[in-house]
Context: one part of a larger RNA
This record gives sequence, structure tokens and C1' cells, in this order.
RNA sequence: GGAUGAACGCUAGCGGCAGGCUUAAUACAUGCAAGUCGAGGGGCAGCAUGUCCCGUAGCAAUACGGGAUGAUGGCGACCGGCAAACGGGUGCGGAACACGUACAGAACCUUCCUUCGAGCGGGGAAUAGCCCGGAGAAAUCCGGAUUAAUACCCCAUAGUAUGGUGAAGAGGCAUCUCUUUACUAUUAAAGAUUUAUCACUUGAAGAUGGCUGUGCGGCUGAUUAGGUAGUUGGCGGGGUAACGGCCCGCCAAGCCUGCGAUCAGUAACUGGUGUGAGAGCACGACCAGUCACACGGGCACUGAGACACGGGCCCGACUCCUACGGGAGGCAGCAGUAAGGAAUAUUGGUCAAUGGACGAAAGUCUGAACCAGCCAUGCCGCGUGGAGGAUGAAGGUCCUCUGGAUUGUAAACUUCUUUUAUAUGGGACGAAAAAAGACCUUUCCAGGUCGUCUGACGGUACCAUAUGAAUAAGCACCGGCUAACUCCGUGCCAGCAGCCGCGGUAAUACGGAGGGUGCAAGCGUUAUCC
Repeated sequence: GGAUGAACGCUAGCGGCAGGCUUAAUACAUGCAAGUCGAGGGGCAGCAUGUCCCGUAGCAAUACGGGAUGAUGGCGACCGGCAAACGGGUGCGGAACACGUACAGAACCUUCCUUCGAGCGGGGAAUAGCCCGGAGAAAUCCGGAUUAAUACCCCAUAGUAUGGUGAAGAGGCAUCUCUUUACUAUUAAAGAUUUAUCACUUGAAGAUGGCUGUGCGGCUGAUUAGGUAGUUGGCGGGGUAACGGCCCGCCAAGCCUGCGAUCAGUAACUGGUGUGAGAGCACGACCAGUCACACGGGCACUGAGACACGGGCCCGACUCCUACGGGAGGCAGCAGUAAGGAAUAUUGGUCAAUGGACGAAAGUCUGAACCAGCCAUGCCGCGUGGAGGAUGAAGGUCCUCUGGAUUGUAAACUUCUUUUAUAUGGGACGAAAAAAGACCUUUCCAGGUCGUCUGACGGUACCAUAUGAAUAAGCACCGGCUAACUCCGUGCCAGCAGCCGCGGUAAUACGGAGGGUGCAAGCGUUAUCC
């Protein structure tokens, strides 16, 4: 000099863009953060409608009230499907194929999606809900009866699927591997409605996501020198989607190591960020990719995918409820609270856009996201006026004191402008490129045209008009380094100080004042890095 997720002191007009618990992975009140589909299903608790009956009022139409009815819209709870493994958070652990990079599948899986094929026939047994009964303070649990499905089971159909056997060919010393072919065995399905779509089953290929292996790379310590028995390898088996001591039985005695094994300490890694001429050094907040974790530890279930943050079971610590018998919970999601700390924000708005889940769609959900609020935390921009103006006014300060110098064109005064501020009026882009619907072309897929509606931000940005210099400057420093000097006070005191050093009666170094210098809505100090 530069830099910061900074803090502190003094000060403070506005806007844009960004950033905002670095400490206790401490404990958490409250609300919200993952649902959706009635075009899978039985149903009907609530809402609305219709129909029927009764009552009241009325001449009547009809209105009101009560009852019945799943008949219709729809729909709490329930069965079922998909999603919940994404998105969001944190950096505990981990020195490891965790990460980065390059290569390889020798032995693998992949819901949804895309493309290309084939299929979608028949039957059955239950169960939740509802109902009945019982236990319990509750959480919830038990028994009985009955019912549906795209839930479950069986049969049929069956190949480029899977298994077995045979033959032929290729590779190989061989076990065997691959290709072709024949025979044989096994395995499938679900319907819906608004009737032309969406689903369902099976196979191949792709895509995506995962899984596995290897080389290289990046911390410290030798005041850590030996470490290792499933350890290293083989044979055989088990297990897995799959290879493998991954696990097991047997056999051999290996394997790693001064090119640093083992042990100990520290640490999420990277793209990058800061600085520097570079080499390097330091860092890894925000944004992006990967990993790990979800009160501490362990375990599996479901599933295409988890050993699963807002799923389950067990142990432990803690908190809460209790009728004392027993139960409930997990903010390292968004807000918010307490604590810790020098220190870090609102218990806000909206799904309008983007994206995600579900749905045929309308749509629903979405603390993802987009916005707003708070904070000079940072960067950038703008303003606090411009021009003229010498009786060089008054006042202050200083001096060689009837006077002069300086503050200083500074002020007053004259004139101009109106960014900003205030007031009034107008007022967006982001949004039609989507999507319902209609029409046209087309066998279908699909394409084209028309087209009502939809904005949280926000009456915001922006624009226009009016008034009037009106609404807006501080902070640090002035001995040398280092730009900037005098007076007064003090008298080795009080104090200053980054280093050298100032202060003991003429202090440009302490305190005040006048003047000056530097930066400026900031300026200084402290901490840390280069």
C1' cells in the first nucleotide's frame, strides 16, 4: 500500500447492487417448511344443490323451518398410486480413492423420460373404512360382523426375457468363454372417463442417475521406527445389482515401511478468493460441483433409488404430559427465543415469474424461489449549490500593537439553477414465448390461426408540473518518518507514543485555541492475511 462475512469510537443526506451467528454440531416456546390424484376405490363426516314428505305464512306463484334421500357438485377420514432419496440446512466426522484430474467396466443396477416391438383373456380369496362391543386419563389398543379397487392371489397366453440340454462355428494348452441354432422349462398385465386419450404388462436400445477399479496430485510432527492374524495370497463356498477377505471353512506365510509405514495432531475437498511484477504465500464467507452429517450410538424395513433432517425399531442423555398404570419429542429448514460472544437481521408478502411434486386438465402444495423489512457491513453513483461580489465589513487569532497580517471572495449583498427534498398529477417492463377453449391442416404424432383471463413487488421504478438555496459535513492529523505552525495553559506533573522519542518555566511532540494538511458520508482505531 492492498484486502476483510469484521468489531469498536465519533459522525451521518439519498439511491443502485451485493453481503449479514466466523462463537455453543448449545438448548429450543409458537407458527409455517411435502404433498397430490374422486379421470383407481368403497363410501358420505362437513358444505352446496336437487327430489320427496310435514309444518307455518299466502288466493296463488312462492318463501321460511324441520325430516328423509349419495340423486348431483364435491369431499374430512380410510384403502390404493406417485412423490416424499429432490429441493433447503450445517461442516460434526473424516488424512480417505473423501476430493481434484485422467483412464477403465474386466463383473453391474437404473422409477420417471425418449425411440422401436409385442400384449392387455378368465377367475378367486381377503382387508381398511363404515357398523357393533370392550379396555384406557390420554396416546392408543383388542374382539366381532360386513364391503370395494389400478390393493392381493390363481389360471391362460409367451419372446430378441430367464434357466437347462444338445448340435455347429470362433477363441483358448485346458477348465472354459463367445456366437448361431434346435428342444425344453419358468415368469405378465388394470382399468378410467367427458371415446380418443391417459394409464397397465413385457422386451430391446438410448438418456439420466448410481455402483466398482486404477494412475497421478495437494497438511504437520522422527522429542512417533517398526506396523499387521482376516493380516497378505490361494482353493472352495456364502452374500451382493455386481467384483472383491465383503463374510466363512481349509491351505500357504505373507503384506506395508527412512521415496517415512504405524502412531499423534490439525483439517470437509475443489472451481476459486486475497496479495504479489512474478515465483510464491495465505484463505476456502457468498456463488457453483463433490463429500459427510441430521439430539449421541446402532440397526434394518419399504422402495428404481435411503440404511432415509421434518419415516420406523432398540440403547443412551435431556425436555414435556400424566388419573402414576403409561405416553410424547428432536429448528445443522424459514422466521423467532434463551445462552455464548467484540459481533451478525423480520415470529413479513406472494405463488405474479422461474423451478419442483401430484394431476388428463382446471388446479392444489411449495419459508425452493421471487419480493419487501432491518444494518454505512462493503462496492459503485449522486448531492450538500453555481456565477458575480473588497468599505478586503464585523468578530476571532497573531505581531515589531495610533498600525499591520491572517481567517478571506469567505460572509453580507446581487443574480442564476432545482439534481436532491417537499407537494400534486400520470404511471410501467417483468406476461404470454405459457395455459383453458374454439377453428383449420393431418391416418396418428404433431403443426398453424384466433383467443377471455392472470403482477406479490407496487401506485414502486419512471415521467411531468409547482415552490424555494431552500432539506443535507464530518473525522483524523500538523517533531522526523509524513502533507500540514503559531499563541496560551502546564512544568519529568498532567499526559502523549507505530518507531525514534516528547514533558524538569519560552513544549511546532501534553491540554485548549486560531490557522493549516489529508480523506470525505464517511473518517479513525483494533484484529488478521499478502
Small-subunit ribosomal RNA, 5' domain from an uncultured bacterium, 530 nucleotides, folded computationally. The full RNA is in RNAcentral, with records from ENA. The coordinates come from a structure-prediction model, not an experiment, and the mean pLDDT is 83.